[in-house]
């Protein structure tokens, strides 16, 4: 430089235009002599500006950052 993937919670992933979801962590509590294990509650998230739509994680442009790939 061209195309084409991906970006969602501390981490790893679901979510094809209408209330963001689970695991695992973290926090409270229950059990335990005490610590893990279990059970019970709660905690946090849509890379970034911008159209489009009654509405946008979703669809469109830009751009940022990582990957693949061809020159």
């Nucleotide at each position: 430089g061209u195309g084409g993937c991906u970006a969602u919670a501390g981490c790893u992933u679901a979510g094809u235009g209408g209330c963001a979801a689970a695991g695992c962590g973290c926090c409270g509590g229950g059990u335990u002599g005490u610590g893990g294990u279990c059970c019970c509650g709660g905690u946090g998230a849509c890379g970034a500006g911008g159209g489009u739509c009654c509405g946008a994680u979703u669809c469109c442009c830009u751009c940022u950052a990582g990957c693949c790939a061809c020159c």
Description
This is a predicted structure of a 71-nucleotide RNA (transfer RNA) from a bacterium. It matches the Rfam family "tRNA". About the family: Transfer RNA (tRNA) molecules are approximately 80 nucleotides in length. It was read from a public genome assembly. The coordinates come from a structure-prediction model, not an experiment, and the mean pLDDT is 83.